Molecule: Lysine riboswitch aptamer
Organism: uncultured Lawsonibacter sp.
RNA sequence: AGAUAGAGGUAGCGGCCGACAUCAGUAAGCGUGGCCAGGGAGCCGGUUCCCGUCCAUCCACGCCCAAAGGGAAGGCCGCCGAAGGGCCCCCCUGCCCGGAGGGGGCGGGCCCUGGUCGCCGGGUCAACAGCCUUUCGACUGUCAUCAGGGCGGUACCCUGAUGGAGCGCUGUCU
Numbered sequence: 001a002g003a004u005a006g007a008g009g010u011a012g013c014g015g016c017c018g019a020c021a022u023c024a025g026u027a028a029g030c031g032u033g034g035c036c037a038g039g040g041a042g043c044c045g046g047u048u049c050c051c052g053u054c055c056a057u058c059c060a061c062g063c064c065c066a067a068a069g070g071g072a073a074g075g076c077c078g079c080c081g082a083a084g085g086g087c088c089c090c091c092c093u094g095c096c097c098g099g100a101g102g103g104g105g106c107g108g109g110c111c112c113u114g115g116u117c118g119c120c121g122g123g124u125c126a127a128c129a130g131c132c133u134u135u136c137g138a139c140u141g142u143c144a145u146c147a148g149g150g151c152g153g154u155a156c157c158c159u160g161a162u163g164g165a166g167c168g169c170u171g172u173c174u
Base pairs, nucleotide, nucleotide: 001174002173003172004171005170006169009080012079013078014077015076016075017074020071029063030062031061032060033059034058038051039050040049043099044098045097046096083113084112085111086110087109088108089107090105091104092103093102114140115139116138117137118136121133122132123131124130142164143163144162145161146160147159148158149157150156
């Protein structure tokens, strides 16, 4: 240098299915009453369109009563750059129309991260539930260097300190 096999672990990483809880006694629907001339998806704007004095929107009460998105015990599968994230571009996506923002993409480019956990802050159109996130902190695997010890010495092992990054580290073969 090449080939090949591996290790890291509080839930290792990702994907799919998923009872169930939440969303929510909310939205919608229906009824009764009230107030009134406006109102029209969570945000902004618009209308030639729609709804509205046949009382809408809104408010209160009563009856009835969801879903999406997010979570998830457990199960299955693929794996150890597993995978995750940032920026730019492209595509899809609610609405009467436009925009912002959000969500999604087995689409492209550049870049960051060894892994896990945690505080503050930020993001996530129910929720600081969960998830994501620069810095920072803790823990941890691995390697290098140094010091001490197991020792008189080698190999090896243990402890501590400092440092590195997965383009790393370990085993085997050539």